[in-house]
RNA sequence: GGAGCAGGCCGGGCGGCGGCGGGCACCGCCGCUGUGCUGGUUUGCAGCGGCAAAGGCCCGAGGAAAGUCCGGGCUCCGCAGGGCAGGGUGCUGGGUAAUUCCCAGCGGGGGCAACCCCAGGGAUAGGGCCACAGAAAGAUACCGCCCCGGCGCGCGCCGCCGGGGUAAGGGUGCAACGGUGGCGGCAAGAGCCCACCAGGCGCGGGGCGACUCGCGUGCUAGGUAACCCCCACCCGGAGCAAGGCCACGUAGGGGGAGAUGAGGCGGCCCGCCGAUCCCCGGGUAGGCUGCUGGAGGCCCCAGGCAACUGAGGCCCGAGAGAGAUGGCUGCCGCCCCGCCGCAGGGUGGGGUACAGAACCCGGCUUACAGGCCUGCUCCCGUU
Numbered sequence: 001g002g003a004g005c006a007g008g009c010c011g012g013g014c015g016g017c018g019g020c021g022g023g024c025a026c027c028g029c030c031g032c033u034g035u036g037c038u039g040g041u042u043u044g045c046a047g048c049g050g051c052a053a054a055g056g057c058c059c060g061a062g063g064a065a066a067g068u069c070c071g072g073g074c075u076c077c078g079c080a081g082g083g084c085a086g087g088g089u090g091c092u093g094g095g096u097a098a099u100u101c102c103c104a105g106c107g108g109g110g111g112c113a114a115c116c117c118c119a120g121g122g123a124u125a126g127g128g129c130c131a132c133a134g135a136a137a138g139a140u141a142c143c144g145c146c147c148c149g150g151c152g153c154g155c156g157c158c159g160c161c162g163g164g165g166u167a168a169g170g171g172u173g174c175a176a177c178g179g180u181g182g183c184g185g186c187a188a189g190a191g192c193c194c195a196c197c198a199g200g201c202g203c204g205g206g207g208c209g210a211c212u213c214g215c216g217u218g219c220u221a222g223g224u225a226a227c228c229c230c231c232a233c234c235c236g237g238a239g240c241a242a243g244g245c246c247a248c249g250u251a252g253g254g255g256g257a258g259a260u261g262a263g264g265c266g267g268c269c270c271g272c273c274g275a276u277c278c279c280c281g282g283g284u285a286g287g288c289u290g291c292u293g294g295a296g297g298c299c300c301c302a303g304g305c306a307a308c309u310g311a312g313g314c315c316c317g318a319g320a321g322a323g324a325u326g327g328c329u330g331c332c333g334c335c336c337c338g339c340c341g342c343a344g345g346g347u348g349g350g351g352u353a354c355a356g357a358a359c360c361c362g363g364c365u366u367a368c369a370g371g372c373c374u375g376c377u378c379c380c381g382u383u
Stems, first nucleotide, its partner, number of pairs: 001379010012332006020060005027055001028051009037040001062354001066365002069363005074239004081270004086235005091105005106120001107118004121230002126228002128224003142170002144166009153156001178197005184192001198220002200217007243289004253280005263273002296315004301310003333352008
């Protein structure tokens, strides 16, 4: 210098004009009381009370506020009990309020490497499926090989027919009964036997564990479980339009069901409560609260490989309810392009993203102009 890997961070700055939401009550405004004097229907000062309309002061989006994909807090419901159904997760250990998240490992795969990716339990519990091809996709004989019997003739290492053996060879296929080799074996073959390799099982060593190393043992019937299923563990449901309070309305009617159980009940059943319920039609639909100080942020110390945890200090950073944080504009910054210049630089033009809180929080995923920092790997060059 080039190519790359991992992690973290920023994502405009300073003004002008006129706007928006919230808070405060120092100023302000309104009222009352007292008091001053230059006696004000436009007065000064002090105290008290009220208001937030106008003015004043203070605060006012994000790293993703987004998707709503997970998890939790909170709230209500039948108090959350049992069973069935259903859903989710799925190597191991740890972290956490919890997770499908995070960290550290194991195994497999990719890369020269830094490093990255993996729903990664069970295929002798059972079922299903495996296109096309192929005889056969689960136990199958098409060709071939071998044996036996019969028949035939041109009598042979022959042909035909029948029975049986064989997965070694051919052929099909992504995949064919662990693989390769064997002048071992056999009628021909075959883990039948032998060597090596892959896997399983047993024993022993190491590790909390996933797993790994060694020895022994011919034990070896494909794949698929992001198909059903089995196993283990987890999950009650609905969501701030949850819910609470105040105010207002619920008049008079018509039809139907119901203690042989309506309805509560929102998967179903058990269980629990137990008299009203449903339809038509009519009425009401305004305000307050929940609401933001929280598993909160930053700094530092200690423990831990880390995720994270604990102690201490400091800080307070939106709260609307048709929904504010917007609009126009000046200068600067940053990036790109053109021109001028040997160069420092000058000048003109363009761009400045994705996006917008709505109960809160932890994650994940997705979008993003432009830029910064740290560590690491490989290659080339120079010393």
A computed fold for a 383-nucleotide RNA from an Armatimonadota bacterium, annotated as Bacterial RNase P class A. Model confidence (mean pLDDT): 76 of 100. It was read from a public genome assembly, where an Rfam model found it. Its Rfam family is "Bacterial RNase P class A". By type it is a ribozyme. Gene Ontology terms of the family: dimeric ribonuclease P complex, ribonuclease P activity and tRNA processing. NCBI's taxonomy places the organism under Bacteria, Bacillati, Armatimonadota.